[in-house]
RNA sequence: UUCUGAAAAAGGCAGAGCAGGGGAAAUUUUGUGACGCAAAACUAAAGGGUCUAAGUCUCUUAAGAUAUGACAGCCAGUUGCCGCA
Repeated sequence: UUCUGAAAAAGGCAGAGCAGGGGAAAUUUUGUGACGCAAAACUAAAGGGUCUAAGUCUCUUAAGAUAUGACAGCCAGUUGCCGCA
């Protein structure tokens, strides 16, 4: 340096639920709480995928299409602690 993740060490993050707030929604934020995570750190016009549909368009009513909205704890890209082997 690269791979790698142990009967380690120092630590870190925080699921679902509940309560308050934002948002049309997806969902997000604060508090609480830990299901779990070796990247559950960062990146959403660097890539793929997923979700929503206010507005717009179509429409006989239902509905359908659509992202400039959202998700990285979906894959992925980038970066990083430690060192049993």
Molecule: c-di-GMP-I riboswitch aptamer
Organism: Psychrilyobacter sp. S5